[in-house]
Context: one part of a larger RNA
Molecule: small-subunit ribosomal RNA, 5' domain
Organism: uncultured bacterium
Parts: sequence; C1' cells; structure tokens
RNA sequence: GGAUGAACGCUGGCGGCGUGCUUAACACAUGCAAGUCGAACGGGAAUGCCACGCUGAUGCGAUUUCGGUCAAAUCAUGUGGCAUUCGAGUGGCGGACGGGUGAGUAACGCGUGAGUAACCUGCCUUACACAGGGGGAUAACACCUGGAAACAGGUGCUAAUACCGCAUAAGCGCACAGGGCCGCAUGGCCCGGUGUGAAAAACUCCGGUGGUGUAAGAUGGACCCGCGUCUGAUUAGCUUGUUGGCGGGGUAGGGGCCCACCAAGGCGACGAUCAGUAGCCGGCCUGAGAGGGUGGACGGCCACAUUGGGACUGAGACACGGCCCAGACUCCUACGGGAGGCAGCAGUGGGGAAUAUUGGGCAAUGGGCGCAAGCCUGACCCAGCAACGCCGCGUGAAGGAAGAAGGCUUUCGGGUUGUAAACUUCUUUUCUCAGGGACGAAGCAAGUGACGGUACCUGAGGAAUAAGCCACGGCUAACUACGUGCCAGCAGCCGCGGUAAUACGUAGGUGGCAAGCGUUAUCC
Repeated sequence: GGAUGAACGCUGGCGGCGUGCUUAACACAUGCAAGUCGAACGGGAAUGCCACGCUGAUGCGAUUUCGGUCAAAUCAUGUGGCAUUCGAGUGGCGGACGGGUGAGUAACGCGUGAGUAACCUGCCUUACACAGGGGGAUAACACCUGGAAACAGGUGCUAAUACCGCAUAAGCGCACAGGGCCGCAUGGCCCGGUGUGAAAAACUCCGGUGGUGUAAGAUGGACCCGCGUCUGAUUAGCUUGUUGGCGGGGUAGGGGCCCACCAAGGCGACGAUCAGUAGCCGGCCUGAGAGGGUGGACGGCCACAUUGGGACUGAGACACGGCCCAGACUCCUACGGGAGGCAGCAGUGGGGAAUAUUGGGCAAUGGGCGCAAGCCUGACCCAGCAACGCCGCGUGAAGGAAGAAGGCUUUCGGGUUGUAAACUUCUUUUCUCAGGGACGAAGCAAGUGACGGUACCUGAGGAAUAAGCCACGGCUAACUACGUGCCAGCAGCCGCGGUAAUACGUAGGUGGCAAGCGUUAUCC
C1' cells in the first nucleotide's frame, strides 16, 4: 500500500447493487416451511334442483246438514336421483428434491484423469409384444370394551388402479448340453434346442389419461484405480479379520463386506502407527511473477440433523419437519402412563466486540400432485432494518475589497482567517406538493403484478433539507499563541515533558481524506 462477513470511537443527506451469528452443532415459547389427486375407491355431512311417499302446520278455493269434508299452493320431515362443496378413510405419486449447518472426517472425503467384461436407475423418450378369466379380505362405517390422555382392542358390513391364485409368454430369468464371432485375464456378444419360472387395471367429461413385459436411450447414482491433498520423530515401530488363498453367505454389484478352513503374512525413515488441527474444490485476497494466505456470499461434491444405535418402506433413505430402542433434557399426567426435537423462515433466552422483520406475494422463475381448472411451496420474487461493503450524486453556481465586523496574532505599523461572509444575479440535481404513470405478462383470445401509485415523465415552490473526521517533531503533506512544568500526559519507531514544549492540553491557522474519517484485529 492493498484486502475484510469485521468491531470500536466521533460524525452522518440521498440513490443503485450486494452483504449481514465468524462466538454456544447452546436451549428453544409461538406461527408458518409438503402436499396433492373425486378422471383409482367405498361411505359420511351440508347446500341447491327434480321425482315420490307420509305426517304435521298454514289454508287459495269448492261443498256443507254450519258440526265438518275435499283440497291447489307453501313450509317442515322421509326416500331416491343429479350437481357443487367440505372433513376423515383405503389407494397412487411426492415427503430421498428444494432449504439449513460444518459438528465429525487427513479419508478414494475432495480435486483431476482413467476403468466397470463387477452394477442399479421411479418419472421421461423410442421400438416391439400384450392386457383373458376368477377369488378372498380389509379400513372407513355401525355397535361394544379399556384408558385421565395419547391411544388400543373386540364383533359385524363394504369398495377399488389395494391384495392373491389361474391362463397366455413375442421377448425375459434360471438349469443343462451345442454352434458361431470377438476380446483385456476372469470372460463378452449372437444363434437356435430341452426343461422350468414369473405379467397386467382400469378410469373417462369419449377428447384422452393410465397398466404389464422386453430392449435401447437419456438422467441420476454405486464401486475400483493412478496422481495430488496441513503440522509434529520431544510419536518408531504398527497390525490378528490382521495379509493372502479355497469354499460359501450377503449385496444392484466386485471385495475379509461377513463366515468356516488353510497359510503367515501385510504396513513402515519414500515417515507406518499415534497425537494435534481441518469439511474439499471452482474460486477469493495479495504479489510483476514464482509464491504466500484463505475457502464468508455464489456454484459443484461430501458429511450431519438433540447424543448413540438399528432397521422398515421404497426406483432411490439407513431418511432434518418418518419409525423403533437406549441416554440426557423439556413438557403433560388422574402417577398407571404419555408428548417433543428451529444446523428450514421469522422470532426468544444465552454466549459475545459483533450480525436484521414473529413483514408481503405466489405476479414472475422453479418444484410436487393433478387430464385440467387448480392446490401447496418462509424455494423464490419483493419489501423492512444496518454507512457493513462497492459505485454514483448532493450539501449550490457566478459576481463581489469598505480586503467589513468578530476571532487569532503582533515588532502595535500590521498580518491572517479571506472572495470567505454580507450583498447582487442565477440554477433546482436533491427536497416538498400536485398531475400523469410503467417494463417486468409468457401462454389463441379474455383475464392475471406482491413489488407499487414504486421507477420514470410533467408542473409549481424555495438556497431552500444536507460536513465531518484525523493529523500538523522526523519518517510524513501541514505552525503559531497560551496553559502545564519529568507533573498531567503523548507514543507505530526514533523519542517528547524537569519554566519560552511547532511532540502534553486548549485556541487560531494549516494539511489530508470526505458521508465518511480514524483506531483495533487478521492476511499478502
């Protein structure tokens, strides 16, 4: 000198774009953050319309022996149908994405380059081939029981794109024998044979939307390898599933991943083991570069979700807002037993030098579900707070010497503040008010904007609303006076202060930067 997710002191006008718990991966009140589909299914409730039945009320009207009788219409009620809406349930898809954090991890975790002849892949695309015929249940619901609750149990009924056999099998899996081609060792691909095994689902507004099998693609993932990846030797030896083999189990798949048996190996001064520290990278800062430092925001990968362990479901998890067990903690309790997990967005307490609103909207972009309309979306888009950073603008411009007054100083003549002010003329960026008023909207049309009456445009008003901070001995741009008297104090280094201090304090002046200026911390 440059830089920062900064903090502190003094000061503070505006706008644009960014950024904002670096500490306690400390504990969390409250609200929201993952739902959706009635075009898979049965049933319930409400509302509206239609039809029918019965009863009750009112009674247009008819009739009457004046006691009544019949009776249109309306309301209430019941049943059925249709339409709409709502809440629960079965079922499907999604809750494995998106969002957060950096605790752990020195590791194939990450980066880079290869490999898989050792693998998987829902939704999507392409091609081919199919969808025949049956069955038994179960939630909801009704009734009953237990419990303070959370919830649980029993009996009975019912539906499906829920579940289960059967049929069929182009193609596919498995077993056995055969032929051909190829390679990179195990082997891979193709052809045809025998035996054997496994499929399917319907809904519809009639336009469609779905279902099953096989092959290929795309996308996403899994595993293996070469190289690279901090410090300490005041850590020198480490290792028994350890190293290898054979056989098996498990897995999507190779593998001591696991197991039985056999062998005695394997790693290490080219630093094993141990200990400390740390998420890694694209990047970012600095530097002429080489290098050094760093990994906040944004993007990629990894790991984690109160601590530890475990599996279930599923194409995918060993699953942040799923389940089970154990621990700590908090809460409810009728003391028998239960409930919870902000390292999602806000917000609270605490810690700290220190870090924001319990805001608006799904209008855009994107995601989930749905044929769609649409619903959900604290992702996202915006607004609020903070000079935290970068950039831009302003705080007026021109004229103006009696060089005014005042201040400071003085050798008392003056000098300086200083064209500075006053004053004159002008302008209106900014500000206030008024009028107009967007782009962002892309869907065939119509309709659809949180931001926002914002940006922007026009008009009016009035210099009006707007300057500080640090320094002035040398380094280092900028000097005098007074006070103090080795005191009070200053200080980055050298050093100032003991009676004329350009170094302390104040004032005037000056220099530097400027909505900032200085200090502290850290890196180059």